[in-house]
Molecule: c-di-GMP-I riboswitch aptamer
Organism: soil metagenome
RNA backbone atom coordinates (compact mmCIF):
# COMPACT_ATOMS: atom_id res chain seq x y z
C1' N A 1 0.00 0.00 0.00
C1' N A 2 -3.57 -3.21 -1.94
C1' N A 3 -7.39 -6.89 -2.18
C1' N A 4 -11.26 -6.21 0.95
C1' N A 5 -14.68 -6.34 6.18
C1' N A 6 -18.00 -4.44 9.52
C1' N A 7 -22.31 -1.07 9.04
C1' N A 8 -24.80 4.78 12.55
C1' N A 9 -28.83 7.18 11.31
C1' N A 10 -33.76 7.25 8.94
C1' N A 11 -37.05 4.23 6.37
C1' N A 12 -39.91 -0.79 5.38
C1' N A 13 -41.11 -5.56 7.83
C1' N A 14 -40.91 -8.72 11.89
C1' N A 15 -39.95 -10.33 17.88
C1' N A 16 -41.20 -7.57 22.71
C1' N A 17 -44.26 -4.86 28.03
C1' N A 18 -40.35 -1.68 26.93
C1' N A 19 -34.98 -1.20 26.69
C1' N A 20 -33.46 -3.44 22.42
C1' N A 21 -32.81 -7.64 18.48
C1' N A 22 -33.49 -9.75 13.93
C1' N A 23 -34.07 -9.20 8.47
C1' N A 24 -34.15 -5.43 4.26
C1' N A 25 -32.51 -0.96 2.46
C1' N A 26 -29.08 2.71 3.46
C1' N A 27 -23.50 4.77 4.70
C1' N A 28 -22.33 7.89 10.14
C1' N A 29 -18.28 5.93 11.15
C1' N A 30 -14.70 1.56 12.44
C1' N A 31 -8.19 -1.27 12.37
C1' N A 32 -10.64 -5.42 15.87
C1' N A 33 -17.44 -1.72 14.72
C1' N A 34 -14.50 -9.78 15.80
C1' N A 35 -16.43 -13.04 20.33
C1' N A 36 -17.81 -13.26 25.53
C1' N A 37 -21.64 -9.51 30.46
C1' N A 38 -16.49 -10.98 33.93
C1' N A 39 -15.61 -5.40 36.71
C1' N A 40 -17.58 -0.07 35.59
C1' N A 41 -21.10 2.73 33.37
C1' N A 42 -25.23 3.23 30.65
C1' N A 43 -30.59 2.26 29.10
C1' N A 44 -35.93 0.17 29.80
C1' N A 45 -38.99 -1.44 34.23
C1' N A 46 -43.35 -6.77 32.06
C1' N A 47 -43.68 -9.05 36.84
C1' N A 48 -42.65 -7.94 42.12
C1' N A 49 -42.22 -4.28 46.15
C1' N A 50 -43.69 0.48 48.88
C1' N A 51 -47.04 5.00 48.56
C1' N A 52 -50.64 8.01 46.79
C1' N A 53 -56.22 8.91 44.35
C1' N A 54 -62.14 8.36 44.07
C1' N A 55 -67.85 7.00 46.19
C1' N A 56 -74.46 11.04 49.68
C1' N A 57 -73.92 11.57 56.21
C1' N A 58 -72.71 8.64 60.93
C1' N A 59 -69.53 4.32 60.72
C1' N A 60 -65.75 1.82 58.17
C1' N A 61 -62.45 1.80 53.98
C1' N A 62 -58.22 -4.45 54.93
C1' N A 63 -57.83 -6.92 50.55
C1' N A 64 -58.67 -7.63 45.27
C1' N A 65 -59.68 -4.56 40.07
C1' N A 66 -58.33 0.56 38.28
C1' N A 67 -55.34 4.72 37.33
C1' N A 68 -51.09 7.61 38.84
C1' N A 69 -45.64 8.38 40.80
C1' N A 70 -41.14 6.16 43.40
C1' N A 71 -38.08 1.65 43.85
C1' N A 72 -36.32 -2.64 41.44
C1' N A 73 -32.70 -6.46 36.30
C1' N A 74 -34.06 -11.58 36.75
C1' N A 75 -34.35 -7.72 30.58
C1' N A 76 -30.51 -4.88 27.40
C1' N A 77 -26.56 -1.89 25.03
C1' N A 78 -19.32 -5.40 22.93
C1' N A 79 -21.14 1.06 18.04
C1' N A 80 -19.29 3.80 26.42
C1' N A 81 -15.03 2.07 28.81
C1' N A 82 -11.57 -1.73 30.96
C1' N A 83 -10.72 -6.99 30.86
C1' N A 84 -10.23 -11.78 28.59
C1' N A 85 -10.33 -15.02 24.36
C1' N A 86 -9.51 -15.40 19.14
C1' N A 87 -7.76 -13.89 14.34
C1' N A 88 -6.86 -11.84 8.20
C1' N A 89 -3.43 -8.72 5.14
C1' N A 90 1.01 -6.82 5.29
C1' N A 91 3.94 -4.34 -1.00
C1' N A 92 8.04 -1.00 -1.89
RNA sequence: AAGGGCAAACCCGGCGAAAGCCGGCGACGCAAAGCUUCGAGGCUACCGCGCGCAAGAAGGCACCAGCGCGCCACGCCAGUCGAGCCGCCGAA